[in-house]
RNA sequence: AGAGUUUGAUCCUGGCUCAGGAUGAACGCUGGCGGCGUGCCUAAUACAUGCAAGUCGAACGCGAAAAGGCAGACACUUCGGUAGAAGCCUGAGUAGAGUGGCGAACGGGUGAGUAACACGUAGGUGACCUGCCCCGAAGAGCGGGACAACCAGUGGAAACGCUGGCUAAAACCGCAUAAGCUCACGCGAGUUAGAGAGGUGUGAGAAAACACUCCGGUGCUUCGGGAGGGGCCUGCGGCCCAUCAGCUAGCUGGUAGGGUAACGGCCUACCAGGGCGAAGACGGGUAGGGGGCCUGAGAGGGUGGUCCCCCACACGGGAACUGAGAGACGGUCCCGACUCCUACGGGAUGCAGCAGUAAGGGAUAUUGCGCAAUGGGCGAAAGCCUGACGCAGCAACGCCGCGUGCACGAAGAAGGCCUUCGGGUCGUAAAGUGCUUUUCUGGGAGAAGAGGAAGGACAGUAUCCCAGGAAUAAGUGUCGGCUAACUACGUGCCAGCAGCCGCGGUAAAACGUAGGACGCGAGCGUUAUCCGGAGUUACUGGGCGUAAAGAGCGGGCAGGCGGAUGUGCAAGUCGGACGUGAAAGCUCCUGGCUCAACCGGGAGAGACCGUUCGAGACUGCACGACUGGAGGGCAGUAGAGGAGCGUGGAAUUCCGGGUGGAGCGGUGAAAUGCGUAGAGAUCCGGAGGAACACCAGUGGCGAAGGCGACGCUCUGGGCUGCACCUGACGCUGAGCCGCGAAAGCAUGGGGAGCGAACGGGAUUAGAAACCCCGGUAGUCCAUGCUGUAAACGAUGUCAACUGGGUGUUGGGGCGAAAAGCCUCAGUGCCGAAGCAAACGCGAUAAGUUGACCGCCUGGGGAGUACGGUCGCAAGGCUAAAACUCAAAGGAAUUGACGGGGGCCCGCACAAGCAGCGGAGCGUGUGGUUUAAUUCGAUUCAACGCGAAGAACCUUACCUGGGCUUGACAUAAGAGUGGUAGGGAACCGAAAGGGGACCGACCUUCGGGAGCUCUUACAGGUGCUGCAUGGCUGUCGUCAGCUCGUGCCGUGAGGUGUUCGGUUAAGUCCGCGAACGAGCGCAACCCCUACUGCCAGUUACAAGUGUCUGGCGGGACUGCCGGCGACAAGCCGGAGGAAGGUGGGGAUGACGUCAAGUCAGCAUGGCCUUUAUGUCCAGGGCUACACACACGCUACAAUGGUCGGUACAAAGGGAAGCGAAGUCGCGAGGCGGAGCGGAUCUCAAAAAGCCGGUCGUAGUUCGGAUUGCAGGCUGCAACUCGCCUGCAUGAAGCCGGAGUUGCUAGUAACCGCGCAUCAGCCACGGUGCGGUGAAUACGUUCCCGGGCCUUGUACACACCGCCCGUCACGUCAUGGAAGCUGGCAACACCUGAAGUCGGUGAGCUAACCAAACGGAGGCAGCCGCCGAAGGUGGGGCUGGUAACUGGGACGAAGUCGUAACAAGGUA
Repeated sequence: AGAGUUUGAUCCUGGCUCAGGAUGAACGCUGGCGGCGUGCCUAAUACAUGCAAGUCGAACGCGAAAAGGCAGACACUUCGGUAGAAGCCUGAGUAGAGUGGCGAACGGGUGAGUAACACGUAGGUGACCUGCCCCGAAGAGCGGGACAACCAGUGGAAACGCUGGCUAAAACCGCAUAAGCUCACGCGAGUUAGAGAGGUGUGAGAAAACACUCCGGUGCUUCGGGAGGGGCCUGCGGCCCAUCAGCUAGCUGGUAGGGUAACGGCCUACCAGGGCGAAGACGGGUAGGGGGCCUGAGAGGGUGGUCCCCCACACGGGAACUGAGAGACGGUCCCGACUCCUACGGGAUGCAGCAGUAAGGGAUAUUGCGCAAUGGGCGAAAGCCUGACGCAGCAACGCCGCGUGCACGAAGAAGGCCUUCGGGUCGUAAAGUGCUUUUCUGGGAGAAGAGGAAGGACAGUAUCCCAGGAAUAAGUGUCGGCUAACUACGUGCCAGCAGCCGCGGUAAAACGUAGGACGCGAGCGUUAUCCGGAGUUACUGGGCGUAAAGAGCGGGCAGGCGGAUGUGCAAGUCGGACGUGAAAGCUCCUGGCUCAACCGGGAGAGACCGUUCGAGACUGCACGACUGGAGGGCAGUAGAGGAGCGUGGAAUUCCGGGUGGAGCGGUGAAAUGCGUAGAGAUCCGGAGGAACACCAGUGGCGAAGGCGACGCUCUGGGCUGCACCUGACGCUGAGCCGCGAAAGCAUGGGGAGCGAACGGGAUUAGAAACCCCGGUAGUCCAUGCUGUAAACGAUGUCAACUGGGUGUUGGGGCGAAAAGCCUCAGUGCCGAAGCAAACGCGAUAAGUUGACCGCCUGGGGAGUACGGUCGCAAGGCUAAAACUCAAAGGAAUUGACGGGGGCCCGCACAAGCAGCGGAGCGUGUGGUUUAAUUCGAUUCAACGCGAAGAACCUUACCUGGGCUUGACAUAAGAGUGGUAGGGAACCGAAAGGGGACCGACCUUCGGGAGCUCUUACAGGUGCUGCAUGGCUGUCGUCAGCUCGUGCCGUGAGGUGUUCGGUUAAGUCCGCGAACGAGCGCAACCCCUACUGCCAGUUACAAGUGUCUGGCGGGACUGCCGGCGACAAGCCGGAGGAAGGUGGGGAUGACGUCAAGUCAGCAUGGCCUUUAUGUCCAGGGCUACACACACGCUACAAUGGUCGGUACAAAGGGAAGCGAAGUCGCGAGGCGGAGCGGAUCUCAAAAAGCCGGUCGUAGUUCGGAUUGCAGGCUGCAACUCGCCUGCAUGAAGCCGGAGUUGCUAGUAACCGCGCAUCAGCCACGGUGCGGUGAAUACGUUCCCGGGCCUUGUACACACCGCCCGUCACGUCAUGGAAGCUGGCAACACCUGAAGUCGGUGAGCUAACCAAACGGAGGCAGCCGCCGAAGGUGGGGCUGGUAACUGGGACGAAGUCGUAACAAGGUA
């Protein structure tokens, strides 16, 4: 410090995700030791039990018992004694309770509440308090009366009382004294921001306690001061929501009083009507605050556990009492809820103290030891108390440290894994040898922590010594990219993984396992949360033309900002000093535990804040002065600027009349519609409404919306010139106010044309549309509402600055000027710098700056819901969340595509000829059938294809019968001599079994070969063409496809290859930031046409050379003319056998289709191994209701048939072709000459030509089908061959929609050969020649293709993408009658405890008293307030809900086709 992820690729925007650190954690797997820390984050839920606050006898009164001792009554007795009551002593003035004092308000816990002076920080208190402690001053004299305990009685189960009586004190009370204090009244100056502080006079008032003593004192009272602690007040600071905008009745202030330690509206009465709020009052939600902690470069963000400070709370709520201090965690009273006890009458309790229990929860410990240390309370002290604290226990919860051994040890054991079988790897790893002993085990010693002695919970711990022995000690996560680490097997979109992208559908480095590797290590992973990365809320440090984002426009309050100058002030600002910023923490230095963690010491840092001194630039404030900003004045000027009132002509429509007579209208074509009741057309007249042609212009005006005939009236703004006036009066502008197209709404008018809705006609699968005929609202006017828009320059307003060029509008200056130059204001285009992701912007900025406002923060949900507000309504404004996705986007690039454009090709269309599609037959295919009908090929580019030959064989299929090292190969081992091989009889369908008999080869003489057996292995037309090689098809014989260097671009990429011509061609020429080059094109090769030469078996009688073979020539736009750019080239012509690539062939660029083929061959992997191999027989591949494809033969007279007669080429031939001759009607037979072929042969060519016949007929057409008789091949023609003869003679009379081939020696017609092959289902395929046409205007259209360009939301690329309803499932959510919770208030009723007030006839120790009584006090009662409860209507906020609304997601559902290409109606 970055990385992954949107795309085919690119740049940008933008979100999501990851790598880091952290935690009071939890979970999974694992776990040796020690140190230091930490440990209920949830139910402030409920709690059994024990403990957590007492202490003082040196304040006071009372005061046991057990046990022991003395004693010995009564009783018993064996007379020794036993037993033991009262009493006494000791225990002991002890235990214990009580009065009294101090403490219990600290310490400890928790975080519920609290958004507050609660906290932090800095101040104030002249408005205050302060027990214990310290210092100082003064003092303690004299009296008095009670109450507990106790005793007696008594109630109650208990808790707890009641009555009477006794009593002490440092408890309580009175009097005296008063330095000082308090209060009242007065005096008076000064301090201060202002003050009531302090000073002083007079009067009044209030104190005390004794006990111990070592005689010093401690303790007590009053006053002053201090230290420390606290109360109260104030400035500033720190959460979210404005979908909370207004809040407030003690509410704000005053006066008086009450109350308090104290100010105060804190409380009460009266008076006034204030107070708070956009700098966010009020309301709602959330939350203890801080030091700090985590993260971060920092700024910041998050957090507040342990430790420290503060606050709040103590079952929920209220209240006071005591006290220096409490509205009191382990006190009191009351209400409430809960739990417990009960004798049912009543009582008791409060772990958010330490342990512990239950519950909740993913989850958090011992009912431990000790007061030895530190600290606290009490005490004079000893001491007592102390779950504060010190320790120990549990937990890898965290941090830190240590260990699980160290060295040597093989070209490397065994074993595992992989393997190309060679090896590699685990791996010096192990074993083995030597060594060490941290740790461990055993034994021994044994602390510091303690101060002047003893006394240590921890602890027989730490630590040390000795002995033993490598001994007791390694896991966990990962290995597709990010991200470090790869193989094998299993699995087969299954099981599973996953943080994001994404893996898994038979070779998965992504799942599972194994081996190996990588990371960390007593831990490692996962989950959760926070910061970081994220500059992704941007203060540091972002943006807004098109990515999210400029408000539709203006006016303008607050606010923010503000020209030039002088003086003053010193608020901001800057500096110095001082104060503060607790400790801990942090940083640095240093020290202590062996190190570290941890701990000690020292130093440093620390925003802000306060006090004070200073500076005076800048900002501010005050005053003065200025004119450049702004405004005004004067003089000109352009204009569809606005409002009102009038006026005009053209056109449409309607009405009246005339002429006229059949249509008009409308469309792609039609129809609806109008018209003989007279339309349309035409002429005249009239009515009415709306809009204003030409002028008219990227012309003008306006802030925007917007404004267009002409005139008048009223009215706003701009521009130019002058530099006369004012003197900063300015800019922006949250809220607010106004204006605001169209549509729409309300009321009333108006209504010609147009025209939602609606009706009709068409179109269509449908047509709720597009087109047509009608047509209401509306469009128009008046008044009022609405307040939106792609209200757009998708560009806020204002100001300044920054090269140019060229138009245009309005004005000014110079000029004679219709030029030209200068200048101001507007409006366009092109462009420099610069900016920008690019596109683009560029003085009209999107450049460079300043001021102010508005707005944005991933896509969807959603501009939606709810709430509020505006509106008559429609609806507008404001504006979420759940859920969901890994993107959504912008610009540009290359392609592909378009019912976009341009240019151009092709038998692509057109023009022609012959066909196919109908029939019969052949062949192939689908389908069906079957035991099997083997398999493959499936748009073009499968279907007479693999098949250039299925009766057996082939053959892969089926049925059945056999074989198992096998039908075939290689190797090793063993065996074998009448061996290998052949092989009769016999069995069998055959294979095979069987075996009489016959019987080998090479040799270096060992043997080899062969054969048999065994082991390895063979074999497979079994699967995967989507694992492959090779080969092939297709686009396409199309003209394209690329590279190097350079140049352009951030980049994908472009350029070159585009462009102008030209060509069959990226063929060539020219231009050009390109210059060259490669693969293609062309040429080189073959055949053919002409010709020369050479040779010539054969052909011919010879010579010759028609012929055969070979080698050459010839054609190049070379020549002429025209066109063209002087080019390339095109057109025409000459010559020539041939002319512009002469004809044909071979030749197929980069690539596309996961095209075809594992069954031609090869081949990875998988499967099979007495079978999926192999052999054999028979069957099947030949099936047949059908459907398609390709053919053959026909339907006839351009023909059939009969007779005669002519002319080829190219091929084949030895298990072959086979002549002559001969037999047969014929197929064919016999025959065997000749020929490995220019010699022989297949062999006749056929159409043609000549002649006869048939006469339009299902025929003398046509030949299917069938019968009979034959021939041939073959082991064998039943399934299932071909041919011949005779007989039979079917459909068919030229073929619907549609569709194929062909542009010349072509189509068409005619025959001949060959391959395969025994034969042949060949009518197929492939060659050969014979006869031999028609047509092409042309490129609009169909199909395919090339180049350029354009649009794109496509890139699996239009067979693309994609929208909405409906149906189904899942999820979250809105509305909703109703049901049901919570929260905070309000009104009224009732009203506990308690303070306060009133009353107080009852009760009453201290004081007074003349003893009657009084003062004072208390109970009781009354009143105000008052927790809680009740009732009620509302508010806010949840849950649930019949039904309902939309939304998101879901694998291939339904209907259509809206959008993206002019998306077929932009």
Molecule: small-subunit ribosomal RNA
Organism: metagenome